[in-house]
Molecule: transfer RNA
Organism: Promethearchaeota archaeon
């Protein structure tokens, strides 16, 4: 060059075919248990869903272009 997969809270990770509030652990913070801790319960905080740009009422998801990891072809 040509073609597959991938990239979504600090961190791993569901959802894309089939458009309608972004899912789950994890960490963090507060609170409960306990003499104090781990543990285990409850609330909570954390996302420009890799950029950019069409389609629509409404995009993570659909179309197009682009960067990046990775993998096969030459």
């Nucleotide at each position: 060059g040509g073609g597959g997969g991938g990239g979504u809270a600090g961190u791993c990770u569901a959802g894309a075919c089939u458009g309608g509030u972004a899912u789950g652990a994890u960490u963090c913070u507060g609170g409960g248990u306990u003499c104090g801790g781990a543990a285990c319960c409850c609330a909570g905080a954390g996302g420009u869903c890799g950029c950019g740009g069409g389609u629509u009422c409404a995009a993570a998801u659909c179309c197009c272009g682009u960067c990046c990891c990775u993998c096969c072809c030459a």